[in-house]
A computed fold for a 74-nucleotide RNA from a Nanobdellota archaeon, annotated as transfer RNA.
Its Rfam family is "tRNA". It is annotated as a transfer RNA.
RNAcentral holds the sequence, with entries from ENA and MGnify.

RNA sequence: GCGCGGGUAGCCAAGUGGUUAAGGCGGCCGGCUGCAGACCGGCUAACUCCUGGGUUCGAAUCCCAGCCCGCGCU
Numbered sequence: 001g002c003g004c005g006g007g008u009a010g011c012c013a014a015g016u017g018g019u020u021a022a023g024g025c026g027g028c029c030g031g032c033u034g035c036a037g038a039c040c041g042g043c044u045a046a047c048u049c050c051u052g053g054g055u056u057c058g059a060a061u062c063c064c065a066g067c068c069c070g071c072g073c074u
Base pairs, nucleotide, nucleotide: 001073002072003071004070005069006068007067010025011024012023018057026044027043028042029041030040031039050066051065052064053063054062
C1' cells in the first nucleotide's frame, strides 16, 4: 500500500430500515446462610450506537469519507 472483518453500557455481546436498543458478567439492595460462597428476586447502566457527511417520511442498521483495532496479502 491492497483486501476482508470489527468499533453498541464498566467488560463481553445481540440487533441487518419503523418496536421500550436483547442477554451474560460486574455493581447495589433484599431473600437464603451461624458467616461467606453458590442459588433466588429486584434494581443499576449506552438513547451523541467511533467521528463527519449523504440517502430516506424514518438510520445503530444502507451509501461515502476519515480515525482506531484485528486478520490476510504484497
The prediction has a mean pLDDT of 80.